Overview: A computed fold for a 76-nucleotide RNA from a Candidatus Microgenomatia bacterium, annotated as transfer RNA. Its Rfam family is "tRNA". It is annotated as a transfer RNA. Rfam links the family to the GO term triplet codon-amino acid adaptor activity. The RNAcentral record of the sequence draws on ENA.

[in-house]
RNA sequence: GGAGCUGUAGCUCAGCGGUUAGAGCACUAUCCUUAUAAGAUAGGGGUCGAUGGUUCGAGUCCAUCCAGCUCCACCA
Numbered sequence: 001g002g003a004g005c006u007g008u009a010g011c012u013c014a015g016c017g018g019u020u021a022g023a024g025c026a027c028u029a030u031c032c033u034u035a036u037a038a039g040a041u042a043g044g045g046g047u048c049g050a051u052g053g054u055u056c057g058a059g060u061c062c063a064u065c066c067a068g069c070u071c072c073a074c075c076a
Stems, first nucleotide, its partner, number of pairs: 001072007010025004018056001027043005049065005
């Protein structure tokens, strides 16, 4: 330098262009228990990596950039 993959909650990850962005674990409160764990119920937490574009409508499609990973090439 070229190509590809990934980027969504604290962590691991889902999410057909159209309902209000979700699950598990974690966290908080309550219940349960002598108490803890386990279990049950409820709750908090997100500008979906950034900027622009397409569209009536974008987490999803397109372009550029950023970060991480992989492969290939170059080495005067």